[in-house]
Molecule: small-subunit ribosomal RNA
Organism: uncultured Candidatus Saccharibacteria bacterium
RNA sequence: AGAGUUUGAUCCUGGCUCAGGAUUAACGCUGGCGGUAUGCAUAACACAUGCAAGUCGAACGAACCUUCGGGUUAGUGGCGAACGGGUGAGUAAUACAUUGGUAUCUGCCUCGAAGAGGGACAUAGCCUGCCGAAAGGUGGGGUAAUUUCCCAUAGCCCUAGUAAUAGGUAAAGCAGCAAUGCGCUUCGAGAGGAACCUUUGUCCUAUCAGUUUGUUGGUGAGGUAACGGCCCACCAAGACUAUGACGGGUAGCUGGAUCGAGAGGUUGAUCAGCCACACUGGGACUGAGACACGGCCCAGACUCCUACGGGAGGCAGCAGUGAGGAAUCUUCCACAAUGGGCGAAAGCCUGAUGGAGCAAUACCGCGUGAAGGAUGACGGUCUUCGGAUUGUAAACUUCUUUUUAAUGGGAAGAUUAUGACGGUACCAUUAGAAUAAGCAUCGGCUAACUACGUGCCAGCAGCCGCGGUAAUACGUAGGAUGCAAGCGUUAUCCGGAAUUAUUGGGCGUAAAGCGUGUGUAGGUGGCGUGUUAAGUUAAAUAUUAAAUCUUCAGGCUCAACCUGGGGGCUGUAUUUAAUACUGGCAUGCUUGAGGUCGGUAGAGGUAAGCGGAAUUAGCGGUGUAGCAGUGAAAUGCGUAGAUAUCGCUAGGAACACCAAUUGCGAAGGCAGCUUACUGGACCGAAUCUGACACUGAGACACGAAAGCGUGGGGAGCGAACGGGAUUAGAUACCCCGGUAGUCCACGCCGUAAACGAUGAUCACUAGCUGUUCGGGGAGUCGACCCCCUGAGUAGCGAAGCUAACGCGUUAAGUGAUCCGCCUGGGGAGUACGGUCGCAAGGCUAAAACUCAAAGGAAUUGACGGGGACCCGCACAAGCGGUGGAACGUGUGGUUUAAUUCGAUUCUAAGCGAAAAACCUUACCGAGGCUUGACAUCUUCAGAAAGCGCUAGAAAUAGUGCCGUGCCCGCAAGGGAACUGAAUGACAGGUGCUGCAUGGCUGUCGUCAGCUCGUGUUGUGAAAUGUUCGGUUAAGUCCGUCAACGAGCGCAACCCUUAUCUUAUGUUGUAUUUUUCAUACGAGACUGCCCUGGUCAACAGGGAGGAAGGUGGGGAUGACGUCAAGUCAGCAUGGCUCUUACGCCUCGGGCUACACACGCGUUACAAUGGCUGGUACAAUGAGUCGCAAACUCGCGAGAGGAAGCUAAUCUCAACAAAACCGGUCCCAGUUCGGAUUGAAGGCUGCAACUCGCCUUCAUGAAGUCGGAAUCGCUAGUAACCGUGAAUCAGCACGUCACGGUGAAUACGUUCCCGGGUCUUGUACACACCGCCCGUCACACCACGAAAGUUAGCAAUAUCCAAAGUGCGUUUUACGUAUUAAGGUAGGGUUAGCGAUUGGGGUGAAGUCGUAACAAGGUAUCCGUACCGGAAGGUGCGGAUG
Repeated sequence: AGAGUUUGAUCCUGGCUCAGGAUUAACGCUGGCGGUAUGCAUAACACAUGCAAGUCGAACGAACCUUCGGGUUAGUGGCGAACGGGUGAGUAAUACAUUGGUAUCUGCCUCGAAGAGGGACAUAGCCUGCCGAAAGGUGGGGUAAUUUCCCAUAGCCCUAGUAAUAGGUAAAGCAGCAAUGCGCUUCGAGAGGAACCUUUGUCCUAUCAGUUUGUUGGUGAGGUAACGGCCCACCAAGACUAUGACGGGUAGCUGGAUCGAGAGGUUGAUCAGCCACACUGGGACUGAGACACGGCCCAGACUCCUACGGGAGGCAGCAGUGAGGAAUCUUCCACAAUGGGCGAAAGCCUGAUGGAGCAAUACCGCGUGAAGGAUGACGGUCUUCGGAUUGUAAACUUCUUUUUAAUGGGAAGAUUAUGACGGUACCAUUAGAAUAAGCAUCGGCUAACUACGUGCCAGCAGCCGCGGUAAUACGUAGGAUGCAAGCGUUAUCCGGAAUUAUUGGGCGUAAAGCGUGUGUAGGUGGCGUGUUAAGUUAAAUAUUAAAUCUUCAGGCUCAACCUGGGGGCUGUAUUUAAUACUGGCAUGCUUGAGGUCGGUAGAGGUAAGCGGAAUUAGCGGUGUAGCAGUGAAAUGCGUAGAUAUCGCUAGGAACACCAAUUGCGAAGGCAGCUUACUGGACCGAAUCUGACACUGAGACACGAAAGCGUGGGGAGCGAACGGGAUUAGAUACCCCGGUAGUCCACGCCGUAAACGAUGAUCACUAGCUGUUCGGGGAGUCGACCCCCUGAGUAGCGAAGCUAACGCGUUAAGUGAUCCGCCUGGGGAGUACGGUCGCAAGGCUAAAACUCAAAGGAAUUGACGGGGACCCGCACAAGCGGUGGAACGUGUGGUUUAAUUCGAUUCUAAGCGAAAAACCUUACCGAGGCUUGACAUCUUCAGAAAGCGCUAGAAAUAGUGCCGUGCCCGCAAGGGAACUGAAUGACAGGUGCUGCAUGGCUGUCGUCAGCUCGUGUUGUGAAAUGUUCGGUUAAGUCCGUCAACGAGCGCAACCCUUAUCUUAUGUUGUAUUUUUCAUACGAGACUGCCCUGGUCAACAGGGAGGAAGGUGGGGAUGACGUCAAGUCAGCAUGGCUCUUACGCCUCGGGCUACACACGCGUUACAAUGGCUGGUACAAUGAGUCGCAAACUCGCGAGAGGAAGCUAAUCUCAACAAAACCGGUCCCAGUUCGGAUUGAAGGCUGCAACUCGCCUUCAUGAAGUCGGAAUCGCUAGUAACCGUGAAUCAGCACGUCACGGUGAAUACGUUCCCGGGUCUUGUACACACCGCCCGUCACACCACGAAAGUUAGCAAUAUCCAAAGUGCGUUUUACGUAUUAAGGUAGGGUUAGCGAUUGGGGUGAAGUCGUAACAAGGUAUCCGUACCGGAAGGUGCGGAUG
C1' cells in the first nucleotide's frame, strides 16, 4: 500500500467481497510446562445449606464456673452496623464530566477556650402468674448504670433589640497504689465528609410542532441543616419552543479501552471516580450520617412452617443449586500480610483482603533434542517405466539434559513475636533422548499440485464461482505451504471505505438543481477614519484524581508483569498583553445598488371593438349519377337530386403570406388590426441617495396540457362509443360517423422530457463569424461604406476542464458567497401516518425481503421490415424441366425375429454403396468354439500338403489312404517354414463417446478479403494503414492522405484446348502432299493507332492476327465460421464386453408396404410413330480377358475358334439423332408402354423369397400437369447416341466421349446470397438475439381488515393501608395527603386474525409481442378515458 467482481473487450460511476488489528468470547480438532491476568455478556429469574458485623465486663446490675488470680455470658448501656462487598433494573437529566459558587450540616480525628455542683423517677434482665402449636404476647413484684429527668451555674451558643440589656439552654463517669490515662458538657477553628446552586458538554426520531396552570413571576406565612413554588394564600399572565420545546425510542456516566497516519469511528468487561438499586410499590423511625442489601411498618406477588387460629423469608455479599443459554470456576485455606469495626489493652470479628483450586479464556516465556550420516535403504506416492519424490528425513555413530523423575538442601515476604501460601520459589546431586505436535490450507484474490474415486449426484463456497466421465475447486491419499501448544470456524467493532468526504466527494448524459419568481429568519458582504477588544493571537496562573499512555531508570534469569522519577492528558476558568483580520459602536466616501431626465425596440400583460380568407350548416338557382374514402375496399352520402358550381344568410373557432438560428417575458408562455390601461428591459449625458447589497430554510405568488365545479357556447377537430376494414385474433394502427372536451366567464387543481435534463449573484481568463436593438467617430453632395462601443441571441474555436461525449467570456474553465439535492439496483416515489384537494389525486416519505450487480460514455463486431455504392443465371429477358401419370431409385414413417449402421435446411435423401441372390453383412433365428478366425512369446509332438468314407443343414466330429521334402551336418542332432496339443501373458469387438482427438471432407466461396512490423492518434478497448476520388473480375491498378512497408489470399507460374514452325513416321496414309500421331518450340503484351480520362490507372473504337483485352476449360480454396460430417475407411485417448458385445456355420433379413417426400427414366405424340434406304464420330477397355470369320436359332444366345498383352486383333458397327422415300391422319390411336400369362436364353454351388435378357400374347395410368419450384449466357441449353469403372451376373445411377445445335440479357425497382462505407442498437450464445405484462402453480416477507389478546404512560372518578402533618373532647378519633386496588372513556405500542391487496423469488407452463433497428404505428413525460394482458387513443410537451 491494495486486490477480486458488471463488459466480447475498454474507461468511468457504483455497490458487494477479501487481505489487517481487536475481543469478558463461543464451537470443532488437538494438547508438554511455567509466569501474569481474566472468568454469568442470557433470567434485576427463583434459591436448599454454610458463612459474609460485630465488639466493649476499664459504663451497669445479675447468673454460673473457678486453680480464688480470674473466667464465661443473656440483658441494660455505648460505639459500629450509612463503611467495606454486589449489581446496572431504572435514569437523556433530581445523573455524569468539567468550571465556578454558598444560603448550609458534620459522629469519630486535630487545635484552642471554658466547665463537670446538687438531687430524683423509672426500666430490662431476674422472680412469679396467664395466653399461644409456634413466633411470641401479657399481668404483678423488685433492681443498676456512661439510661432518663429536675434544680443550679456558664460563654464568643440561641431568641429579641441599633445598643445597653432581657430571656432561654449543659454535663458521666471508669481504670490505676499513684503519676496519670481514657471518657463527658458547651463554644470557636481546622481536616475529611455531606447538601444545594451554577457555566459548558453529553444518543436517535419532526412520519413527535406546539407545550405548560404550581405552570412563570411577585408579596406574605409555613417548612428545611440550608436557598428555592419546596408547600400554602392572594395578585399578575406569564414561561419554554425550529439554536428543536413537548412527546416517543434507546442508554448508567466518566477516567479510559480498541481501531485509525490523523481527523475520527465504535465501546464503557476487569481496575479507579461518581450515580442508582437491593423481591415489587409506598412510608417514615433511629441516628452526625439512611428514607437504610444481611433494620422497621404497610400493601402486592411468590416460597416455606402450621395444631388452620396464625406465623416466617428475601444471595444484584462469598461459595454453591436449579433455570435460561453458544457460554463463564471451589459449597477451598488464612486472618501471616494490607485495611476496616469495637476495645485502654490483650484481643475478638472481617467470603474486604491475602492465597490456593478449576478453565490454553487472553498475553508472555520455554521445550518436544544437537552434530555427523547416501547405498540417496525399506515402505508410500507419482511415472514418459528411464526415473522422480518423501529425503539427511530414518536407520546408524557421537554428544547434550532446558524439560522430566527421584533424593537432599531451602528462602524473601516480618519489626522482638506471629507465614495461610508452603517444604512453595530457588539451589545441588543422580538417571536417561529419555515424558512432550498439532491444526488449517493448496482455482484466482493468497504462500502451496499430483493421483484415484464421484459424474449438475454426493458435495464445496468469503467474493468470483466449481461438479453433467480425463475436477490442481467435491471425497481420500501422497506431496507442499502457513501458523504452532495451538490452529481453524462463527459472532461483534474499527480499518481498508475519499462508500456521509472538516481534513477529504459530488449533482449536462452515471444517483443528484426545487417548474419559476418575490421575500422573512439566517448566512455572507464595497472603500476610509476613530474607538472597543467579543471572536482571534500570545504569555502567565489554577485545575485537568490515581491507574492507563509515553520516556528514563530499577525489580522478578528474559518477557508479559510490577515499582520509582519525568512528560503528556490536545479540556475549562481567570488575569495580562497585542489589534493585522472578522465583529460591535460612531463618522465619512462612491466604484456595488437604486432614483431623476431624454430616447429606443418588442407576438410582455389585461380589457374592449373591428376585419378578411377558409370549413360547416341553411335557403335559392344551374345540373346529373355518382360522390367520398383506401395499399385495396367497405361502412357512409346520393334519383326524396348528392358531389360540382353560383348567389344570399347564420354561427363558432383560428389568424395564411410577413416569418427568421427573429423578438418579448421570471418561468409557464406570447402572433390578424385598432384603442385604453399597464409591467419590465436597453442606450445616452449629467445629477441625486450613500452599501440601501447577494442568497434565501419556512412563507407567499405565478404556474402548459389534461381534469373538476357552476353558467354559457359549440363551426371544425375529437378520448369514450358505434360501424366498416385488416388480422389467427385486432378491445389497435387505416376508413365512415361521433359524445365529453377543445372556446368564454368565475372558482379549483398544482403537475410535465415544467429541459440548456446545466440554481442564483459577482469577478477574472485568446479570438473569429452571423444576427437583433441602441450610441458614437471619420469620409461622402447623397446613396452608402469603414471603425469603435453597450445590451442580447446563434455558429466555430485557444488555454483549461471532462470517464468520454463534449463545454469553452451565454463555461461544464479559474475563484468567492448563499440555497436546494445525491449516497448500489429492485421493493418504491409505494405502504402507514400527517397535511392540501369537491374529486382525480398532490406534497412529505419508510421497512421487511431480494440481487451482485444496476448504470454512463466510448470501441469492435453482428443485426435492422435504416441509408448509399457494387457484384452474382439473384431477378428480369429467354429455352427446357420438376410438381400431375406409370415405373426405377433413395429417405421418412409403419411393419418385422431382423427389416444392420451412418447422413437430416441450403451444406441429408441414384448420399457412404464404382454393383445386398450366398459371400459382402455389421442385423435376426438356430447350431457350434473358448489362448480363440488373426499377431508375438514359452514347452512338447509331428513336415506340410493331397485323396477318400460315415454322421450332420453346414460348421464340425469320427475314420482311412498317401507321403517325407529344404538348409547345416559323416552321424547324432539342430535350424527355417507349416500343422497339432498345453499354459498364461494376451488376441478380438463395424461395442460407446466425432461434445476427448488426428487425418480427411462439406459450406460460406474462387467471395475479395484476412493480417502483421515500425511509426502516429487515443487514459484505454482500439484506430490509422485497409478510409476517400477514380478504375478493375479482383485490397486489380492509379491519385491523394500520418503513414511507410510487408505477409497469406487475387493475378501469374502448372495441365488441357484453339493456330503455326521444326523434328520424327511405327502399327496410321493405296501413293506424294495433306490429314493423323508424338515431342521441343513460336505466338497475345493494351505491344500499335484514334478518342475520352487528372500528361494517371484505365475505358471505348480500330488495325493486324488462328486467337484481343484473365482467348475457352481445368487444377489451385486466405484468416476463419457452422462443438458442421466421419470412432463404420484408417489411426487414436478414455470407458466397456472377455465360455462373449469375440469367432465359425446354415437359413432368413437389409428387396416388407394404408402412406409422405426427394432425385430420375419413359411418355402423353404428326418438329411424331412404324417401315425401307442411305451418311458422318470421339473417348475408352481387353489374357481368370476382348473375341473375329463361319454354322445354328425369329431372338436373347449357342457352337466354333483365327487374331490380340493392342495406333496392328477384338469389343465394334452400318453410332444415334440427321437425311431420302413409303404409311398412319388426331383417336386413349399404328401414341404410350406399365401390368400379367406362356415359352425360352445367360451368369452362377444356387435365380423361391430376390438377377438380367429374348419371343409371343396382354395393353394400365397418361391428352403437357394447382400452389410452388429447378437448371442454363455458346459449341452453352436442349436433343442424340457411344464408352468405362464396379462386376460371375445385374444401371433408367455415376464418370467420361463425341454428334446436331439454339433463344435471350432493356436493365438493377424488386426476391435471394455476398462485398465496401455509413447510421441506430437495451444484441455479443450476437435477431433462431434481447425482452414486457396478465393468467396458472410453489414459497417468502409486507400492507389492509370485522375483531381479539397483552402491555405502557397519563386523565377522570370511587375506595383508601401504613406513615407523617394538623386539629380535638388526646388509652383514641377526625381531617389532609397517598401506595396498592376498582370503574370509565380515550391515547399509544406490540402480537394474532377469516378474508383481501399488491410485491419479491422460482432450468424448461398459458396468452399475446409492448420495448430495443424507422422494432415493423418513432419513443418517452404529464393527464384523461378505455381494454384479458402487455397496452391503445385523445390533448399538450420533450428529442434521450